[in-house]
RNA sequence: AGCGGGGUGGGGCAGUCAGGAGUGCCCGAUGGGCCCAUAACCCAUAGGUCAAAGGUUCAAAUCCUUUCCCCGCUA
Repeated sequence: AGCGGGGUGGGGCAGUCAGGAGUGCCCGAUGGGCCCAUAACCCAUAGGUCAAAGGUUCAAAUCCUUUCCCCGCUA
C1' cells in the first nucleotide's frame, strides 16, 4: 500500500443481507421473593448519542461516502 472481518447498556453476542418503537439473549449491578443463613433458583428495575462526521429517505444500528480504532491475509 491492497484485500477481508469487526466496533451495539459494565462485559460477551444477535439484530444489518430485505430500513419501520434501542428489539432480543447470556453474564454482571440494584431491589424483592425463597432459605435458619449463604450460594443456587424465581420476579422486577436501571443502564445504549448502535466508533465519528456527512449524505439518501417520511423514517437509518441497518443503505451510500469519508475518517478513526482493533484483528487477520497478501505484497
Predicted 3D model of a 75-nucleotide RNA (transfer RNA) from an Actinomycetes bacterium.
Rfam family: tRNA. Its family is annotated with triplet codon-amino acid adaptor activity in the Gene Ontology.
Lineage of the source: Bacteria > Bacillati > Actinomycetota > Actinomycetes.
RNAcentral records the identical sequence in 5 taxa.